[in-house]
Molecule: Glycine riboswitch aptamer
Organism: Sphingomonas parva (ex Maeng et al. 2020)
RNA sequence: GUGCACGUGCGGGAGAGCGCGGCAGGUCGUGAGGCCGGUCGCCGCCGAAGGAGCAACCGCCCCGGAAUCUCUCAGGCAAACGGGACCGCACGGGCACA
Numbered sequence: 001g002u003g004c005a006c007g008u009g010c011g012g013g014a015g016a017g018c019g020c021g022g023c024a025g026g027u028c029g030u031g032a033g034g035c036c037g038g039u040c041g042c043c044g045c046c047g048a049a050g051g052a053g054c055a056a057c058c059g060c061c062c063c064g065g066a067a068u069c070u071c072u073c074a075g076g077c078a079a080a081c082g083g084g085a086c087c088g089c090a091c092g093g094g095c096a097c098a
Stems, first nucleotide, its partner, number of pairs: 001097004006092007017043001019042005025036004044077003050073001051071003057065003
């Protein structure tokens, strides 16, 4: 100096019901009623935390590693918040090569 993986920080980052009903809570209202979040149940849907399955392929090859594919257990489904595979930049040490 270059490459590889890991960690940290910053930036980008999709999809799918503002679903229905019950319960109690908060709040607005003279009242009828409304609004907000929580929780449980029901149906519908999404996949890019995690998890699982098959496999192209790879390896030290009678075994093992393997996806953005598949399944949705988990998670998620107005906006916002949050999460988010993956990508980019910077920094840190580690390994390898020159």